[in-house]
Molecule: c-di-GMP-I riboswitch aptamer
Organism: Geosporobacter ferrireducens
């Protein structure tokens, strides 16, 4: 050092809900809180897969229907990238 991950140790993060903010929504952001997590650090300009339909296409007399990411999720997965310890 690279692989691996333990009833080891320091230590980290924060699910669900609550409360205030932001978005059209999904969701994000601060606070409590903790469900868990060997990367539950970071990348969507690597790639798939879910989620949401404003703008924007068609229908429709119209209510509203469908279509549709250029939005969302790294706590969906595959991948990249850093990183703490050190028994088997």
């Nucleotide at each position: 050092u690279u692989c691996c991950g333990a009833u080891a140790a320091u230590a980290g993060c924060a699910a669900a809900c609550c409360c205030g903010g932001u978005g059209a929504a999904a969701g994000c952001c601060g606070g409590g809180g903790a469900c868990g997590c060997a990367a539950a650090g970071c990348c969507u300009a690597c790639a798939g897969a879910u989620c949401u339909a404003a703008g924007g296409u068609g229908a429709g007399a119209a209510a509203u229907c469908a279509c549709g990411a250029u939005g969302a999720u790294g706590g969906c997965u595959g991948g990249g990238u850093u990183g703490c310890c050190g028994a088997a």